[in-house]
RNA sequence: AGUGAGGUUAGAGGUGCAAAUGCUAUCAUUAAUCCGCUGGAGAAACUUGAGUUUCCGGGAAAGCUGACGAAAGGAGUAUUUGCCGAAGCUUCUAUUAUGCUCAAGAAUUAGAAGCUGGUUUCGUAUUUAAUAGAUGCGGAACUGUCAUGCAGCCGUCUGGCUGCAUGGAGGGCUAUCUCACGC
Numbered sequence: 001a002g003u004g005a006g007g008u009u010a011g012a013g014g015u016g017c018a019a020a021u022g023c024u025a026u027c028a029u030u031a032a033u034c035c036g037c038u039g040g041a042g043a044a045a046c047u048u049g050a051g052u053u054u055c056c057g058g059g060a061a062a063g064c065u066g067a068c069g070a071a072a073g074g075a076g077u078a079u080u081u082g083c084c085g086a087a088g089c090u091u092c093u094a095u096u097a098u099g100c101u102c103a104a105g106a107a108u109u110a111g112a113a114g115c116u117g118g119u120u121u122c123g124u125a126u127u128u129a130a131u132a133g134a135u136g137c138g139g140a141a142c143u144g145u146c147a148u149g150c151a152g153c154c155g156u157c158u159g160g161c162u163g164c165a166u167g168g169a170g171g172g173c174u175a176u177c178u179c180a181c182g183c
Base pairs, nucleotide, nucleotide: 002181003180004179005178007177009175010174011173014084016083017082018081019080020079021078022077023076024075033067034066036064037063038062042055043054044053046105047104048103049102050101051100052099087116088115089114090113091112092111093110094109096107117143118142119141120140121139122138123137124136125135126134127133145168146167147166148165149164150163151162152161153160154159
C1' cells in the first nucleotide's frame, strides 16, 4: 500500500451466450390443389366486429373416400462469426405489412424503464404437431466471484494461500491506467 469517479483499457466464470450457412430427422398418410359423393346458403383477409367489393342453386361453408403432395417455425449436428448484460423476459411508447376502410387485438422493428451471475434438473402454467424445445412462477443441486467468520500453512509487515460455513449481486469481480482530493 488512502478516498471518490456506473471513469479508461484488457480479461475470467463454461455442457458459457447469440447469430449465419450447409446437412439430417421430424413437421406429414399433414396443409394447399384436383376427381367423386354427402350437404343445401353462405364464403373470401393474421383474429374479432362493422361496412364495402368480389364469388356462389351452372351449388357456398362444412364433411367423407381417392389421387397428388409441400413449406415455415422449432430440434440435432458440422463449420464460421460476434461476444461475457454475453443474452433472455416483462411493461410502456412509436412503427410496419395485409382484397379495401374503420376499431380493438396479435405479430415485426426501434427506443425507454425494470428483473435475471451461470448451468443442470423437478413440479406447474403458457406456447407448439410434439411428453422435443422455449418462456413465466416455485423448489433442489452444481459452479464462478466478492464480503464476513473459523481452522491450518506461509510471510519482515496493515498481508497471502487452502478448506469449511453464512450471506450478497453483473451498476458486480480481477488486473491496469487516468483525473480530483487527502496523507
Molecule: Lysine riboswitch aptamer
Organism: Sinobaca qinghaiensis